Context: one part of a larger RNA
Parts: sequence; structure tokens; C1' cells
RNA sequence: CCCUCGUUAAGGAACUCGGCAAAAUAACCCCGUAACUUCGGGAGAAGGGGUGCUCACAGGUGCAGCUUGCUGUGCAUGUGAGCCGCAGUGAAAUGGCCCAGGCGACUGUUUAACAAAAACACAGGUCUCCGCUAAAGCGCAAGCUGAUGUAUGGGGGCUGACGCCUGCCCAGUGCUGGAAGGUUAAGAGGAGGGGUGCAAGCUCUGAAUCGAAGCCCCAGUGAACGGCGGCUGUAACUAUAACAGUCCUAAGGUAGCGAAAUUCCUUGUCGGGUAAGUUCCGACCCGCACGAAUGGCGUAACGAUCUGGGCACUGUCUCAACGAGGGAUCCG
Repeated sequence: CCCUCGUUAAGGAACUCGGCAAAAUAACCCCGUAACUUCGGGAGAAGGGGUGCUCACAGGUGCAGCUUGCUGUGCAUGUGAGCCGCAGUGAAAUGGCCCAGGCGACUGUUUAACAAAAACACAGGUCUCCGCUAAAGCGCAAGCUGAUGUAUGGGGGCUGACGCCUGCCCAGUGCUGGAAGGUUAAGAGGAGGGGUGCAAGCUCUGAAUCGAAGCCCCAGUGAACGGCGGCUGUAACUAUAACAGUCCUAAGGUAGCGAAAUUCCUUGUCGGGUAAGUUCCGACCCGCACGAAUGGCGUAACGAUCUGGGCACUGUCUCAACGAGGGAUCCG
């Protein structure tokens, strides 16, 4: 000096990206317990007090004895009196807690060996396909799964408890429907034409016309893929614009939310918290570039989740010291 431990004056997060690590809390009994809430929870909330040993008494209870209601001896409980220590869950084991917010409802699952999460799943919701030799899937096939199931079933997609909701656009793309019309292959058809032949014929070519799905076309459809404007003016201070005009569009973003896991400018502005706050919380709305099942906004409970704050506690630190064990090194 390194590793693993122990203790530490005063202070107590000043450390640090961050209380990382450590400390603290801890068992059982009693008292007591808020907001919020889906009335179950939250909750061991929080916050207090007690705990050893001896004796006595009380009722309860087990066993034994006998004179059958007493005696003896245990157990737990309660009450009282006393004893000792700094300390009675005397060692060990054994929750730290609170406030606020983001995300995800939850228990679960995951990158075997750098990621456990806000990712996946989930119950629930919804759309769609499928009438049974089902749809769908595997296989060249036989055959099998689906399923010894039958639409309260099965497959696929999206969303993701619950609560309140889920606006407008069908022009494009997709899907579904459409006895018309257009286009359209093989095939049918055979006007006409060519070769050859004296001819019959053989052979080649071939217009009209008839001919499916598809496409065009016409509709529908958004919890289908998706999309959801610009400019100008205007109110008796100013400012702003309920209002008006105009251009474009399939339609111009509704409710709710909003500097947000989304805000570039930006450490936006105001308020709170701090002596001091690029983080945090509450607002504002000028949303570079939120927005409604690629769901929107809330939400009790839950989380080895993420963020901010506080109490307690501490060698994290001010600032280091001493000790123990094990290394390394040096000397012998």
C1' cells in the first nucleotide's frame, strides 16, 4: 500500500451523476393510525408504550390423590408487591419511514453469460375470417393439427384492468358489394385472302361476331393503411379578435391533455420548494413537431421501475485516525 472487517470527537449528505455503499429500523404484545379509494384496501400506514427475574393473589385449564370439593403439582392469562444491571426481543436471526410526480392497471415473462424495463404477456374491448370434408396451418402426397371441437366454437389483426370517452375525412391505397357498360386470353366462329393443283381437293392465313376472372366503372367501409390547411382585415386607450373576406382541400384536429418519456428557440414565463434549484411540482399555451383502440384523458392498488423532496441515520464527506485478520513489499 491492497483486500475483508470493527470502532470513532464535533458536524450530519457539506460526498456524489445519484445517499452508491454503510448506518439506522427490526421479534412479540398493547395503544393508535391520514389523504385517497374500485370500499377490498391504503395499513405493520405514520406515531407511541411494554418485554428480565422473584413472590403473592384471582379466576381459567391439564394431571394425580382422596374425604366430591378440597389438596398437591404444571400451563397460559390478569393484578399487585419486590430484586438486579448502563442495558431484560440483554446473543443471533429479525421491515427504515413519509410526501409528490412519470410510466405500466395488477401476479407474471424476457436479452442462458453487460439491459428485468416504461419492453412482452395479461383479463377486458373491438374488427375480421370460418356452417364443418370449416377457416387457418404443416406436407410433393398420403395424411395430420385445428378437434374426437361446431359460431357462448376456432383462426387472424389491433388495443390492453377499471372509469369518462373515442370527433371529422371514403379523394388515394386496401377490403366488401355491384345480373349494366368498356377492356380483356384460350376457345368458338368463319367473311375474305395466299400457296399448290386441270379439277376435286390439300394446305396456310384470317375480319366481324360469341367468349371468364381481372382491370376500368358505380357504391359502401376508419377499433381498415392512412389524413385531419393558408392568407388578409376587423371592437370607442392599447392589446387581442368572438366577427368578416378570400384561396385551397377528401376533410381541415373535436373532447381531453399540453415546455410533456413529445418544446427546437429554452435554464420559455409566473408561482412553490432552497440562503442559492438547467432537475422537480403547480400553472400559462406561443403544441418547431400532443390528440382520441399505431387509442385520448384520469385512476385506488401494485413495482429489485424512473424522477424530485423530507424525517431518521450514518466515516459518503469536512478529514482522517486507531484496531483485527488476510495479502503484497522490505529486513533477517